Description
Transfer RNA from an archaeon, 73 nucleotides, folded computationally. Rfam family: tRNA. It is annotated as a transfer RNA. Rfam's curators write: Transfer RNA (tRNA) molecules are approximately 80 nucleotides in length. The prediction has a mean pLDDT of 81.

């Protein structure tokens, strides 16, 4: 400098172009417990990396940048 590839709640993570963007783990609040843990109920908690573009409609596809990984020089 090139090539592929990822980027999604505090973490991991599911999502054929079509209703309110999953699900666990943690956190918070109840309830159980004599008290912790475990359990059970419920809630917060995402501007889908950025800017653009195609579309009636984009987390999904195109274009750049950005930042991480792998290989190359």
């Nucleotide at each position: 400098g090139g090539a592929c590839u990822u980027g999604u709640g505090g973490u991991c993570u599911a999502g054929u172009g079509g209703u309110u963007a999953u699900g666990a783990c943690g956190u918070c609040g109840c309830c159980c417990u004599u008290a912790c843990a475990a359990g059970g109920c419920g809630a917060a908690g995402g501007u889908c990396g950025c800017c653009g573009g195609u579309u009636c409609g984009a987390g999904c596809c195109c274009g750049g940048c950005c930042a991480g990984g792998u290989c190359c020089a």